Overview
The prediction has a mean pLDDT of 80. The RNA shown here (transfer RNA) has 74 nucleotides and comes from an Acidobacteriota bacterium.
RNA sequence: GGUCCGGUAGCUCAACAGGCGAGAGCGUCGGCCUUAUAAGCCGAAGGUUCUGGGUUCGAGUCCCAGCCGGACUA
Numbered sequence: 001g002g003u004c005c006g007g008u009a010g011c012u013c014a015a016c017a018g019g020c021g022a023g024a025g026c027g028u029c030g031g032c033c034u035u036a037u038a039a040g041c042c043g044a045a046g047g048u049u050c051u052g053g054g055u056u057c058g059a060g061u062c063c064c065a066g067c068c069g070g071a072c073u074a
Stems, first nucleotide, its partner, number of pairs: 001073007010026004019057001028044005050066005
């Protein structure tokens, strides 16, 4: 340099023929339980879905460009 894959909550990941309001686990916070802690149970907060354009009534999802990470190859 070329090809391919990926970038979504603090972390690891879902959501796929484009369709109501983007979710789960862990973590965080609050409550219950306990003498107390942990475990367990209940609840809550937390997202400009990497950036900028385009297509569409509608984009995390499709198209283009860029940035970042990884694999393969020369």
It matches the Rfam family "tRNA". By type it is a transfer RNA. RNAcentral holds the sequence, with entries from ENA.